The RNA shown here (Purine riboswitch aptamer) has 102 nucleotides and comes from Marinitoga lauensis. Lineage of the source: Bacteria > Thermotogati > Thermotogota > Thermotogae > Marinitoga. Rfam family: Purine riboswitch aptamer. About the family: Riboswitches are metabolite binding domains within certain messenger RNAs that serve as precision sensors for their corresponding targets. The sequence was found by an Rfam model in a public genome assembly. The coordinates come from a structure-prediction model, not an experiment, and the mean pLDDT is 75.

Order: sequence, then structure tokens, then C1' cells
RNA sequence: UAUUUUUAAUGAUGCUUUUCCUAUAUAAUUCCAGUAAUAUGGUCUGGAAGUAUCUACCAGAUGGCCGUAAACCAUCUGACUAUAGGAAAGGAGGUUGUAUGU
Repeated sequence: UAUUUUUAAUGAUGCUUUUCCUAUAUAAUUCCAGUAAUAUGGUCUGGAAGUAUCUACCAGAUGGCCGUAAACCAUCUGACUAUAGGAAAGGAGGUUGUAUGU
């Protein structure tokens, strides 16, 4: 100086778990059929559309409207799910590098 083996430490990267944030989808929306109530009421059931999209398509509050009829309207607040990106905290040890000793 080179090679091989072993030990401990450490960096990077990949894998994985949980939580959080952001973006996209969808407006937690619309339509149809049946059904129930009637100002102390305005309900329930089913189907369809909507998404390069699985699932979901509800809850609460407020205001209006309908003079007893068959029809409701508007606003506000609150999610889940799918995909993508990011952050934090762990887990395992695959790959690779560094350093020290024998």
C1' cells in the first nucleotide's frame, strides 16, 4: 500500500405505521317517481344524474312562504371518501457511503 473477515458508531436513500396541512373531485348538489303532514305542519322511501373517482350525498340553526291546499324556498355552520403533494413523530433493516479499532 492492497485485499479479506469481524465489531461498534454515524450519514444518505428506499420501505412501512400514525397524525396533521394543502390541492383536485362535488356544489355534502340536482332531477324523477311514489308517500306522509298541514301554520304545534312542511315527512319518508326508491331510482337516476353529477367526478379521468371508490364511497358518500347527511345533521343542526336561522329566515321566508303556503290562510288549510299541495307544493315548498333561501341562507349559514359542520364531514367522510378517492387521488396527488408536503410536514412531523415513530418502526423495521434492504441498499450505499464515511470513520475508528482488531